[in-house]
Source information:
RNAcentral holds the full RNA, with entries from ENA. This is a predicted structure of a 540-nucleotide part of an RNA (large-subunit ribosomal RNA, domain I) from Candidatus Scybalocola fimicaballi. The coordinates come from a structure-prediction model, not an experiment, and the mean pLDDT is 85. Rfam family: Bacterial large subunit ribosomal RNA. Its family is annotated with structural constituent of ribosome and ribosome in the Gene Ontology.
Context: one part of a larger RNA
């Protein structure tokens, strides 16, 4: 020193396992905040570093139910304590709730400084409580002041304001991605929309939202890459309404008179809402039924937030241990799971089935208030939304890129009609036909899941599955915004080696002793490989 082989060592790969994740279903719940919130900073325990609860009433205070024997959290020992006069422990209600945070008295390098004004308490230093932030609206008002809202957080969803580029077009400018990421500003359990100045087309539909088709069709597009409807159908799901004005009345104020009044304005309430026009007006009729999306107070019933009942098995041998095997037996509206010293329908929780709530919450039902509720003829005359609709330029949006370019939106300019009216049917005219802008609301079918509950899985099984099964957004990195790990597994039960030798040793070891096993001894379940001794063989 090379090959073998045996037995070790280190080392953590396999294989078993799982508290944990990951994806869905289905119900729920859809918000918390100045009554100070999410989040935090600091304190809280006989002993406490960490987590976790809780807040100087600090692992808790009190009520009301649950429940029934043990308890002072994760967490053992020690010590001292609670409790059948019901503890711990589960629900629901309250009480307290230090400081910071929208942080709201003022600063302020959060978790600290620093005032002021009122009542209280004291003889005084001083102490207790309360109040002082800005917006917005409403009222009262000399300055001022009162009230109510309003700030901040939250995962997706939605509305609206702004708004890329990468890319693809085999480059690349129009295009495209894409009104998509991303920013801001709003709203709610959902949100937008919405009750025809709509479609259609010689027949007819009759708000809107979503599905499925219609269709990748017709368009549209350096007619390139794409981009892409609508009619029409067939479904979920239904629901409609209220202003403004005409007229009337009544109050303020003006104006004007012949002082009786009239007219002009504004407020308020009465009246009225529509395109076969409709309503004012004026003739005759309706005055107590009927609807509603609105729900106060309180009761009913159902759910929900704690729980209760819940059938049936022994035995023999094996074995550390029976739930395995063998007899020989029962239950079943229960043979879902899960534990339990190996595999249990019958031991234990639980499982089909039933029951159960003082409080609290929801949902529905009853229901005061509240809103709506008549129509018929006439038809002179008056009302039916104006810097509006058009039109011209610039843009935007519409599947639709400026084109023949209608349709919606507008920044500039310009500017009707007004019911013998006006607007559309894709240039524009004309017939026809359809509505009735220029004011508002409105469920439900639809979107989503940070939360909660049940419940699944030809989903992962510790280099997987969430980054995180474990003191995980920790440790640690970075001035900051960020970034971001590793780490599971004795055993049925700690029964976690008493005592004793070597040894400086509180290192290791060799007995001994526990256990089924210690080649399960805590670096603890199996222990593979590379890598390192070791002993034998061979060979050099």
């Nucleotide at each position: 020193g090379g090959c073998g082989a045996a037995g070790g060592g280190u080392g953590g790969a396999u294989a078993c396992c799982u508290u944990g994740g990951c994806u869905c279903a289905u119900g729920g719940a859809g918000g918390c905040g100045a009554a100070g919130a999410a989040g935090g900073a600091c304190g809280u325990g006989a002993u406490a570093a960490g987590c976790u609860g809780c807040g100087a009433u600090a692992a808790g205070c009190c009520c009301c139910g649950g429940g029934g024997a043990u308890c002072g959290g994760c967490a053992a020992a020690u010590g001292c304590g609670a409790c059948u006069u019901g503890a711990u422990c589960c629900g629901g209600g309250g009480a307290u709730u230090u400081c910071c945070g929208a942080a709201u008295g003022g600063g302020g390098a959060a978790a600290c400084c620093c005032a002021c004004c009122g009542c209280c308490a004291g003889c005084g230093g001083u102490g207790g409580c309360g109040g002082u932030a800005c917006c917005a609206u409403u009222c009262c008002u000399a300055a001022g002041g009162a009230a109510u809202g309003g700030g901040g957080c939250g995962a997706a969803c939605g509305g609206g304001g702004g708004g890329a580029a990468c890319u693809g077009a085999a480059a690349c400018a129009u295009c495209u991605a894409a009104g998509u990421a991303c920013c801001c500003c709003c709203a709610g359990g959902a949100g937008a929309a919405g009750a025809a100045a709509a479609c259609a087309a010689a027949a007819g539909u009759g708000a809107u939202u979503c599905c499925g088709c219609a269709a990748g069709u017709a368009g549209u597009g350096g007619c390139g890459a794409g981009c892409g409807a609508a009619c029409g159908c067939g479904g979920a799901g239904a629901a409609g309404c209220c202003c403004a004005a005409a007229c009337c009345a009544a109050g303020a104020c003006g104006g004007u008179c012949c002082a009786g009044g009239c007219c002009g304005c504004c407020u308020u309430g009465g009246g009225g809402u529509u395109g076969u026009a409709g309503g004012a007006c004026c003739g005759g009729g309706c005055c107590g039924u009927g609807g509603g999306a609105c729900g106060a107070a309180a009761g009913a019933u159902u759910c929900g937030u704690a729980g209760c009942c819940g059938a049936a098995g022994g035995a023999c041998g094996u074995g550390g241990a029976a739930a395995a095997g063998u007899c020989c037996g029962g239950c079943g509206a229960a043979g879902a799971g899960g534990g339990u010293g190996a595999c249990a329908c019958c031991c234990c929780c639980g499982u089909a089935g039933g029951c159960g709530a003082a409080a609290c919450g929801a949902a529905c039902c009853u229901g005061a208030a509240c809103c709506c509720u008549a129509c018929c003829g006439g038809u002179a005359u008056c009302c039916u939304g104006a810097g509006u609709a058009g039109c011209g330029c610039g843009g935007g949006a519409c599947a639709c890129g400026a084109g023949g370019a209608a349709u919606c939106c507008u920044g500039c300019g310009u500017g009707a009609a007004g019911c013998u009216g006006g607007c559309g049917g894709g240039a524009c005219c004309a017939u026809c036909c359809g509505c009735c802008a220029a004011g508002g609301c409105u469920a439900a079918a639809u979107a989503c899941u940070c939360c909660c509950a049940u419940g699944a899985g030809a989903c992962c099984g510790a280099u997987a599955g969430c980054g995180a099964a474990c003191a995980a957004g920790u440790a640690c990195u970075g001035u900051g915004a960020a970034g971001g790990a590793a780490a599971g597994g004795u055993g049925a039960a700690a029964a976690g080696c008493a005592c004793u030798u070597c040894g400086a040793a509180c290192a290791g070891a060799a007995g001994g002793g526990u256990g089924a096993a210690a080649a399960a001894g805590a670096a603890c379940u199996u222990g593979a490989a590379a890598c390192c001794g070791u002993u034998c063989g061979c060979c050099u």